[in-house]
């Protein structure tokens, strides 16, 4: 100070679920609650994923269907940053 990731120590986050609450939705907040996580800290920059308000198209009595992110998802992967410990 790097790489690594101890059946190691301090400690840390929060899935699903449920209760509200914003949101068209997806997802998000909040409080409870743990399925897990060595970055499950933060960040939409790359590719995946999910949604379709809104446009556009199709059909068309009514209704619907497609299509498409500007939304979303960091607990999909990648990448950039920050950061606790130090046995092999």
């Nucleotide at each position: 100070c790097a790489c690594c990731g101890a059946c190691a120590a301090a400690g840390g986050c929060a899935a699903a679920c449920a209760a509200u609450c914003c949101g068209a939705a997806a997802g998000g907040g909040u409080u409870g609650g743990a399925c897990g996580c060595a970055a499950a800290g933060c960040c939409a920059c790359u590719g995946g994923c999910c949604u379709a308000a809104g446009u556009c198209c199709c059909u068309u009595u009514c209704a619907g269907g497609g299509a498409u992110a500007u939304g979303g998802u960091a607990g999909c992967a990648g990448g950039g940053u920050u950061g606790c410990c130090g046995g092999a």